[in-house]
RNA sequence: AUCUUCGGGGCGGGGUGAAAUUCCCCACCGGUGGUUACAGCCCACGAACAAGCCAUGCCGCAUUAUCGGCGUCGCUUGCCGAGCCUGUGAAAUUCAGGAGCCGACGGUACAGUCCGGAUACGAGAGGAU
Numbered sequence: 001a002u003c004u005u006c007g008g009g010g011c012g013g014g015g016u017g018a019a020a021u022u023c024c025c026c027a028c029c030g031g032u033g034g035u036u037a038c039a040g041c042c043c044a045c046g047a048a049c050a051a052g053c054c055a056u057g058c059c060g061c062a063u064u065a066u067c068g069g070c071g072u073c074g075c076u077u078g079c080c081g082a083g084c085c086u087g088u089g090a091a092a093u094u095c096a097g098g099a100g101c102c103g104a105c106g107g108u109a110c111a112g113u114c115c116g117g118a119u120a121c122g123a124g125a126g127g128a129u
Base pairs, nucleotide, nucleotide: 001129002128003127004126005125006124012026013025014024015023027113028112029103030102031045032044033043034042040101041100049078050077051076052075053074055072056071057070058069059068060067084098085097086096087095105116106115107114
């Protein structure tokens, strides 16, 4: 460098109700790289979300162009949650103990855990030449 494979987990029980895996009580889960020592909450990355631009398709007006709306590919920018105490140690916001906190968008009785975009995308990890 080329090809190829892999690459996100979790609602179980009870309550209220016409209806809730969405509310309430208990429960459960934790992508990737880094970091003197193992990390959801230390640093960064990815996905997601928002806006702009480019290309392209469809629809409306129109039938020359233009304009408006929506979708898709790509690029750029923005946004992007949450950690403390004690102990051990040379070293840990990473281990042990303790009591905490956080979790895109659309749908639906209000969702980290259900359904959907998604048989997608992907940080990256492995393998072959």